[in-house]
């Protein structure tokens, strides 16, 4: 200098004027002053929790989430850290991760064949068959040819993936058919590791693939509804019809048992309200330091208070600066500033995002 990997951050700035919402103070009740006022995703609402109400005898069906090991925070099997194994990359690094030896399903195109069956080209044609020639003791025998039956799965070809690899024996040709070595799998023993797992030895049969973000199986876990939860205050209205004296009505997601409540009321239609207060902003909170830990993180101390609307505020404009685009008579001029935006709160995931900054590391080349 070039090419790359991983992680983090910013998301126009400053000032003036006008405007909007919350809180505090003042007030002559008209307002005035001070202070605070969106995000990394506030979004999608996919997963989980806090909180609230209902339920909380027991069980079943159905359904959701999660899935190598150890650890962290803990509300959560998410997430984060460290590692194991497999795969990719020269490397930094990246991707995957219960089980396809329960069952079912799928594998486009190509290909003979994509999972129990199969053969396109090729090879063989031992055996059976056919042909030609020769021999014959007339039973048949020998040689050559054909490629009809048949054999084969070495080689070619197809594919993302094709029935272990190399060599030798063997054979008509071949094949774990046999053998040696290697790879893989299963079982046993020993050693190392907290563990996933790794290493060594022995034995065995020779051994076919992928998909579980396909159904499914196994394991762990989940009661239901949600801030329009829920509590209180205030205001307002008009009744009508039906069932009903026993087990009627209703609640417990569904099912049946069962249990609770109400027991004189229950169901249907109609009518009224659309206001206020709380929940509701101090929280698994932010920042800094010391110590412990490989790390995630923890402990202690210090410090800060940071939206709370409810037809729903968070904006407009001017000046200068930064950046981008267009234009230029090079003085400048014009336009613009990504995605988007609270509504009980929090953790995670996913998606959108102009432009820019920082750090660590890898590979190649050159120079000293």
């Nucleotide at each position: 200098g070039g090419a790359g990997u991983c992680g983090g951050c910013c998301g126009g700035g400053u000032g003036g004027c006008c405007g909007c919402g919350g809180c505090c103070g003042g007030u002559u009740c008209g307002c005035c002053g001070g202070u605070c006022g969106a995000g990394g995703a506030a979004a999608g609402u996919c997963c989980g929790g806090a909180c609230u109400c209902c339920a909380c005898a027991g069980g079943g069906c159905a359904g959701g989430a999660c899935g190598c090991u150890g650890g962290g925070g803990a509300a959560a099997a998410u997430c984060c850290c460290a590692g194991g194994c497999g795969g990719g990359g020269u490397g930094a690094c990246c991707c995957g991760u219960g089980g396809c030896c329960a069952g079912c399903g799928c594998a486009a195109c190509a290909g003979a064949a994509a999972g129990c069956a199969a053969a396109c080209c090729g090879c063989c044609g031992a055996u059976g068959g056919g042909g030609u020639g020769g021999g014959u003791u007339c039973g048949c025998c020998c040689a050559c040819c054909c490629a009809c039956a048949g054999g084969u799965a070495a080689g070619g070809g197809u594919g993302a993936a094709a029935c272990g690899g190399u060599g030798a024996g063997g054979u008509a040709a071949g094949a774990g058919c046999u053998c040696a070595c290697c790879a893989g799998c299963g079982c046993c023993u020993c050693c190392g590791g907290u563990g996933a797992c790794g290493g060594a030895g022995g034995c065995g049969g020779c051994u076919a693939u992928g998909c579980a973000a396909g159904c499914c199986c196994c394991g762990u876990u989940c009661g239901g509804a949600g801030c329009a939860a829920g509590a209180c205050c205030a205001a307002g209205c008009a009744g009508g019809g039906g069932a009903g004296a026993u087990g009627g009505g209703u609640g417990g997601c569904c099912c049946g048992c069962c249990c609770g409540c109400u027991g004189a009321u229950c169901c249907c239609c109609g009518g009224g309200u659309a206001g206020g207060u709380c929940g509701c902003a101090c929280g698994a909170g932010g920042c800094g330091a010391a110590c412990g830990g490989u790390a995630a993180c923890g402990u202690u101390c210090g410090u800060c208070c940071c939206a709370g609307a409810u037809g729903g505020a968070u904006g407009g404009u001017c000046a200068c600066c930064a950046c981008c685009u267009c234009u230029u008579u090079c003085g400048g001029g014009a336009g613009g500033u990504a995605c988007a935006g609270g509504a009980u709160c929090c953790g995670g995931c996913u998606u959108a995002u102009a432009g820019g900054c920082c750090g660590a590391c890898u590979c190649c080349u050159c120079c000293u």
The prediction has a mean pLDDT of 75.
Bacterial RNase P class A from an Actinomycetota bacterium, 368 nucleotides, folded computationally.
Of the family's consensus pairs, 82% are formed in the model.
Its Rfam family is "Bacterial RNase P class A". By type it is a ribozyme.
It was read from a public genome assembly, where an Rfam model found it.